[in-house]
RNA sequence: GGGCCGUUAGCUCAGCUGGCUAGAGUACCUGCCUUGCACGCAGGGGGUCGAGGGUUCGAAUCCCUCACGGUCCA
Numbered sequence: 001g002g003g004c005c006g007u008u009a010g011c012u013c014a015g016c017u018g019g020c021u022a023g024a025g026u027a028c029c030u031g032c033c034u035u036g037c038a039c040g041c042a043g044g045g046g047g048u049c050g051a052g053g054g055u056u057c058g059a060a061u062c063c064c065u066c067a068c069g070g071u072c073c074a
Base pairs, nucleotide, nucleotide: 001073002072003071004070005069006068007067010026011025012024013023019057028044029043030042031041032040050066051065052064053063054062
C1' cells in the first nucleotide's frame, strides 16, 4: 500500500432482503424479602446505532469518504 470482517446501553451481543416507540443478557438504581448481606421477586433509569456526507416520504440497515480495531496478502 491492497483485500476482507468488525464498530449498536457501563460490559457481551442481537437486529443489517429500509418502515410504527431500537432490543436481550449482565451490570447499575429503587422497593419487597433478611437481624444484616447475598440470592430471589417486582419496578425503573441509561443509546444523537464510530464520525461526516449522499440516496429516499422514511436509514442502525443502501452508497461514498474518513477514524479505530482484527485478520490476510504484498

Predicted 3D model of a 74-nucleotide RNA (transfer RNA) from a Candidatus Falkowbacteria bacterium. It matches the Rfam family "tRNA". The family's RNA type in Rfam is transfer RNA. Its mean pLDDT, the model's own confidence on a scale to 100, is 81. Lineage of the source: Bacteria > Bacteria candidate phyla > Candidatus Falkowiibacteriota.